[in-house]
RNA sequence: GAGUCGGCCGGGUGGCCGCGGCACGGCGAUGAUCGUGUCGAGGAAAGUCGGGACUCCAACGGGCACGGUGCUGGCGAGAUGCCAGGUCGGGGCGACCUGACGGAGCAGUGCAACAGAGAGCAGACCGCCGAUGGCCGGGGCGACCCGGAUCAGGCAAGGGUGAAACGGUGCGGUAAGAGCGCACCAGCGUCCGGGGUGACCCGGGCGGCUCGGCAAACCCCACCCGGAGCAAGGUCAAGCAGAAGGCACGGGCGGCCCGCCCGCCCCGCCGCACAGCGGGGCACCCUUCGGGUAGACCGCACAGAUGGAUGGCCACCGGCCACCCGCAAGGGUGGCCACAGGAUCCCGCUUACAGGCCGACUC
Numbered sequence: 001g002a003g004u005c006g007g008c009c010g011g012g013u014g015g016c017c018g019c020g021g022c023a024c025g026g027c028g029a030u031g032a033u034c035g036u037g038u039c040g041a042g043g044a045a046a047g048u049c050g051g052g053a054c055u056c057c058a059a060c061g062g063g064c065a066c067g068g069u070g071c072u073g074g075c076g077a078g079a080u081g082c083c084a085g086g087u088c089g090g091g092g093c094g095a096c097c098u099g100a101c102g103g104a105g106c107a108g109u110g111c112a113a114c115a116g117a118g119a120g121c122a123g124a125c126c127g128c129c130g131a132u133g134g135c136c137g138g139g140g141c142g143a144c145c146c147g148g149a150u151c152a153g154g155c156a157a158g159g160g161u162g163a164a165a166c167g168g169u170g171c172g173g174u175a176a177g178a179g180c181g182c183a184c185c186a187g188c189g190u191c192c193g194g195g196g197u198g199a200c201c202c203g204g205g206c207g208g209c210u211c212g213g214c215a216a217a218c219c220c221c222a223c224c225c226g227g228a229g230c231a232a233g234g235u236c237a238a239g240c241a242g243a244a245g246g247c248a249c250g251g252g253c254g255g256c257c258c259g260c261c262c263g264c265c266c267c268g269c270c271g272c273a274c275a276g277c278g279g280g281g282c283a284c285c286c287u288u289c290g291g292g293u294a295g296a297c298c299g300c301a302c303a304g305a306u307g308g309a310u311g312g313c314c315a316c317c318g319g320c321c322a323c324c325c326g327c328a329a330g331g332g333u334g335g336c337c338a339c340a341g342g343a344u345c346c347c348g349c350u351u352a353c354a355g356g357c358c359g360a361c362u363c
Stems, first nucleotide, its partner, number of pairs: 001363009011317007019040008042339001046350002049348005054229004062261002067224004071085005086101006102220002108218002110214002125159002127155003132152003135148005167185006186210001188207008233298004242289005250266004268282003272278001318337008
């Protein structure tokens, strides 16, 4: 000097004019209005993503569905939160930053453009072989031998395509190859020893040779999970006009929507009739149409508004940038001073932020 991580500040003072709450006082009918005093936004108030307090509804309870979480340990009221750690990866010289993490033949289904032979238990474009059976030529009395091109057939090791091609390197083997066999390695499975609370790590033995990616695809597994939300909810005031239909071989509730099982709950009042079966009206409730009212207070808080306040101007200081003068200290001129403002409250997450200070670390 540059950077990384963590923490903090993010304009100050004075004057003039102007706002909102509260208290007191004047005037006043309670309103309006004047005076004095005092108080008057954030680290994110943003996003409305997550959790909770609180309120109301529901609710004996169980299940399905909807929804949520998902490596380990700890913190915490809880959180999809925070801290520390583990495994696999990515970026940076580095300090550090960052992604994923229950499950993919092992429950099932599905998706993957183009290129490519072939994209999951696949595959032959260029290739390699052609030992064996067939064909041609030569030699041989014959059995057979030598050579050639390739048909049948064999191969997936080499090359190519692709983001990715069914372990890697080497040796053997083979007609040519191939974990076909072997050595070492990676991976997987299993057994043992050591370390760790744990996720896991280190080491050793054995084995089959090794059958991808996506689940922020459907899904499966484990655990959790009532609904709605301050426009929740409550008190007072004001106000008119009701009408029609429905109301138990059924209906309602548990869930915003759909559906199912189980369970629970629901027949008030007045007549009629009656041996019994029954029937009518009203009320409650539901649906539709129509009419009226819509004000005040609480919820509500050292800001507590409710069309919603803290602003405007001037001066000086402070800080930053550029230029000029100066050896330097320093001075001058001009410009600029971030993101941005409550609305029940609290805890998190995410996003935005000019500039400055402190600490630790890296180059």
RNAcentral holds the sequence, with entries from MGnify. The RNA shown here (Bacterial RNase P class A) has 363 nucleotides and comes from uncultured Desertimonas sp. It matches the Rfam family "Bacterial RNase P class A". Gene Ontology terms of the family: dimeric ribonuclease P complex, tRNA processing and ribonuclease P activity. From the family's description: Ribonuclease P (RNase P) is a ubiquitous endoribonuclease, found in archaea, bacteria and eukarya as well as chloroplasts and mitochondria. Its best characterised activity is the generation of mature 5'-ends of tRNAs by cleaving the 5'-leader elements of precursor-tRNAs. NCBI's taxonomy places the organism under Bacteria, Bacillati, Actinomycetota, Ilumatobacteraceae, Desertimonas. The coordinates come from a structure-prediction model, not an experiment, and the mean pLDDT is 76.